Model confidence (mean pLDDT): 81 of 100. Predicted 3D model of a 75-nucleotide RNA (transfer RNA) from an uncultured Gammaproteobacteria bacterium.

Parts: sequence; structure tokens; C1' cells
RNA sequence: GGCUCCGUAGUUCAAUGGAUAGAACGGCCGCCUCCUAAGCGGCAGAUACAGGUUCGACUCCUGUCGGGGCUACCA
Repeated sequence: GGCUCCGUAGUUCAAUGGAUAGAACGGCCGCCUCCUAAGCGGCAGAUACAGGUUCGACUCCUGUCGGGGCUACCA
């Protein structure tokens, strides 16, 4: 350099092109308790970036950035 896979919440993972992107753990608040843990209820929190296609994009296409894998050349 070429090919290929991946990038979603603090972490690990979901979401057939179709309504307001969900879950677990974690965080915060409350309930419960003599107190803590456990348990229960609630709250906050994300689509790497920029374009394109489409009535509609996490999903499809292009480029960039970042990470993994395979491979070629030079010396």
C1' cells in the first nucleotide's frame, strides 16, 4: 500500500429500512431497615465525524478518523 471486520449510555450487548433507539451491570434520588447489604420504585445518560440515497437510515452507499485481522512490496 491492498483486502476485510468493527465503532450505539461509564461498561457489556440489542434494535427486519418504519412511531419516542431498548436491556443488564454501574451512577444518582427515594422507599424499606435500628443501620448497612439485599429487595422495590423513580431519574439521568449513547448511534465516531461529514456527506449521499430514501417518504423514512443504528441499518444501505461514499469519504474521513479510530481499533482488530489477513496480505503484498522495499530494504
It was read from a public genome assembly.